A computed fold for a 73-nucleotide RNA from an uncultured Bacillota bacterium, annotated as transfer RNA. The prediction has a mean pLDDT of 81. It matches the Rfam family "tRNA". It is annotated as a transfer RNA. The sequence was found in a public genome assembly.

RNA sequence: GCCGACAUGGCGCAAUUGGCAGCGCAACUGAUUUGUAAUCAGUAGGUUGGGGGUUCAAGUCUCUCUGUCGGCA
Numbered sequence: 001g002c003c004g005a006c007a008u009g010g011c012g013c014a015a016u017u018g019g020c021a022g023c024g025c026a027a028c029u030g031a032u033u034u035g036u037a038a039u040c041a042g043u044a045g046g047u048u049g050g051g052g053g054u055u056c057a058a059g060u061c062u063c064u065c066u067g068u069c070g071g072c073a
Stems, first nucleotide, its partner, number of pairs: 001072007010025004019056001027043005049065005
C1' cells in the first nucleotide's frame, strides 16, 4: 500500500427480512443474617466510535473518517 472483520451501559455479549435497544456479571437500595458472604426482591446506568446520506422510521442499508484485529504484498 491492498483486502476483510469488528466498534452497542463499568465489563462480556444479544438485538429475525429496517419497526418501542435487551441479557449476564458488576454497581446501588431493600429483605434475610449478630455481622460479612451467599440468596431473594427492586432501582439506576446507552445520543449504539465521530460526521454525512437514504427512509414515515436506521444499531441494522449507504458514503466518509477514526480505532482495534486478521490476511496479502